[in-house]
RNA sequence: GUGUGCUAGGUGGGGAGCCAGCGGUGCCCUGUAACCCUCAAUCCGCUAUAGAGGGACUGAAUUCCUGCAGAAGAAUACCGACUCUACCUGUGGGUGAGAGAAGUGGUGUUGAGGAGUAAACCCGACGCAAUCGUAACCUGUGAACCUUGUCAGGUCCGGGAGGAAGCAGCAAUAAGCAGAAUUUACGAUGUGCCGCCGGCAAAUUUGCUCUGAGCUAACUGACUUAUUCUGCAGAAUAGAUAAGUAUCGACUGCAGGUGCACAC
Numbered sequence: 001g002u003g004u005g006c007u008a009g010g011u012g013g014g015g016a017g018c019c020a021g022c023g024g025u026g027c028c029c030u031g032u033a034a035c036c037c038u039c040a041a042u043c044c045g046c047u048a049u050a051g052a053g054g055g056a057c058u059g060a061a062u063u064c065c066u067g068c069a070g071a072a073g074a075a076u077a078c079c080g081a082c083u084c085u086a087c088c089u090g091u092g093g094g095u096g097a098g099a100g101a102a103g104u105g106g107u108g109u110u111g112a113g114g115a116g117u118a119a120a121c122c123c124g125a126c127g128c129a130a131u132c133g134u135a136a137c138c139u140g141u142g143a144a145c146c147u148u149g150u151c152a153g154g155u156c157c158g159g160g161a162g163g164a165a166g167c168a169g170c171a172a173u174a175a176g177c178a179g180a181a182u183u184u185a186c187g188a189u190g191u192g193c194c195g196c197c198g199g200c201a202a203a204u205u206u207g208c209u210c211u212g213a214g215c216u217a218a219c220u221g222a223c224u225u226a227u228u229c230u231g232c233a234g235a236a237u238a239g240a241u242a243a244g245u246a247u248c249g250a251c252u253g254c255a256g257g258u259g260c261a262c263a264c
Stems, first nucleotide, its partner, number of pairs: 001264006009058003012030004020047005035055005064257007073248001075247004083240004088234006094227005102220003105216003113211008122199003126195002128192002130189007138179004147172004155164003
């Protein structure tokens, strides 16, 4: 040096979190040619040789180990805006309300506005009407016996003449039931272009009388006020983010290192 067979090692790594600490399950990042089964967040296993148990493959190098450089990262910490959001103030616009009457419009001597008066609208009581209900009146029906009248037959009393109670039937009737719709009485009312009496602060409408020139506020402009809408500006505070710094760092590149046995 070559070959064969082994062994250490390897068959993913990392970040935050959890934890006294380490590793794993779960979350996230990265990467691959990246083994299998069981365990586990009110966790699981372990203790500086720091997952445990079982199996399989590979194996001293493209794959294992060390150093240096680059470096993904929605990862961690710090810092943190002149960016964004919230709150506040001012202001412009929009919108609502109010007052006014400069302009436009409308209306007005065929009488604006105002004043007076009467009525209506409105409220209360009563009456009438309407509708509904109840009762009476009317018709029909309506009792094995305990309702009435008449009571065949039969029964009872009497020597007889005669008399008595009385079922069925017939007629009638009580309570009750049904019907009809006229009248009467009572009650009720999401009933009424109805009548009458009383009330009626204001508003509205109408008639009449007096007075005699303004009235209105739709549009434009100006004013006051409110604003859950919106633009802009400003100060403080709070939060978020971009950027930055540090740490960790998969992965990539370079350099170096790595055992035993046998045979030639």